[in-house]
RNA sequence: GGGCCUGUAGCUCAGCUGGUAGAGCACCACAAUGGCAUUGUGGGGGUUGUCGGUUCGAUCCCGAUCAGGUCCA
Numbered sequence: 001g002g003g004c005c006u007g008u009a010g011c012u013c014a015g016c017u018g019g020u021a022g023a024g025c026a027c028c029a030c031a032a033u034g035g036c037a038u039u040g041u042g043g044g045g046g047u048u049g050u051c052g053g054u055u056c057g058a059u060c061c062c063g064a065u066c067a068g069g070u071c072c073a
Base pairs, nucleotide, nucleotide: 001072002071003070004069005068006067007066010025011024012023013022019056027043028042029041030040031039032038049065050064051063052062053061
């Protein structure tokens, strides 16, 4: 320098052919217990790496770019 893969909540990851983004764990509150643990119920949290384009509408399609991994040189 070139090819490919990955990037979504604090962490691990889903998201079918473009149609208003979710799960588990974690966190907070409440209840049960004398307390802890635990269980149950409820709640908060995201500019979908960044920028631009296409579209009525983009996590999803296109281009560039950044970071990580991998292969080639």

Transfer RNA from a Chlamydiota bacterium, 73 nucleotides, folded computationally. The organism belongs to Chlamydiota, within Bacteria. Its mean pLDDT, the model's own confidence on a scale to 100, is 80. Rfam family: tRNA. Rfam classes the family as a transfer RNA.